[in-house]
RNA sequence: ACUCGAAAAAGGCAAACCCGUCGUGAGGCGGGGACGCAAAAUCCAGGGUCUGAUUCGACGCGUCGCGCGUUGGCUCAGACAGCCCGGUUGCCGAA
Repeated sequence: ACUCGAAAAAGGCAAACCCGUCGUGAGGCGGGGACGCAAAAUCCAGGGUCUGAUUCGACGCGUCGCGCGUUGGCUCAGACAGCCCGGUUGCCGAA
């Protein structure tokens, strides 16, 4: 130095939930709070999950040449870095 990850040391982050706030929403931000995390730092590059909208199809209802609801598909836009994988950077030094 690289790999690796200890009943080590110094520390760090903060799930669910609650309050406030932003957003149609997924969710974000701040405070409290700790389930956990050796990258739970950072970047949406590849997948995945979720949300919204247009459109197409099916079903149902209605005030029936239309409207509403449920559901499936395509496309577009968005969210999740604590879903996996990948890039970059980083503390310590047992085996």
About this RNA: The prediction has a mean pLDDT of 85. Predicted 3D model of a 95-nucleotide RNA (c-di-GMP-I riboswitch aptamer) from Planctomyces sp. Lineage of the source: Bacteria > Planctomycetota > Planctomycetales > Planctomycetaceae > Planctomyces.